[in-house]
RNA sequence: GCCCCUUUAGUUAAAUGGAUAUAACAGUCCCCUCCUAAGGGACAAUUGUGAGUUCGAUUCUCGCAGGGGGCG
Numbered sequence: 001g002c003c004c005c006u007u008u009a010g011u012u013a014a015a016u017g018g019a020u021a022u023a024a025c026a027g028u029c030c031c032c033u034c035c036u037a038a039g040g041g042a043c044a045a046u047u048g049u050g051a052g053u054u055c056g057a058u059u060c061u062c063g064c065a066g067g068g069g070g071c072g
Stems, first nucleotide, its partner, number of pairs: 001071007010025004018055001027043005048064005
């Protein structure tokens, strides 16, 4: 330099064109308990970035950036 894969919450993952983006763990608050752990409930938090296609994009296309791999 070229090619391929990948990027969603603090972390690990779901959602493959129809929208209030979902769960687990972690976090905060509450309940329970003499206290702690365990258990129960509530809350907050996410689509790497910029454009495009579409009535509608996490999903499709292109550029850029990060990570991984292959070739030279």
The RNA shown here (transfer RNA) has 72 nucleotides and comes from Anaerorhabdus furcosa. The RNAcentral record of the sequence draws on Rfam. Its Rfam family is "tRNA". About the family: Transfer RNA (tRNA) molecules are approximately 80 nucleotides in length. It is annotated as a transfer RNA.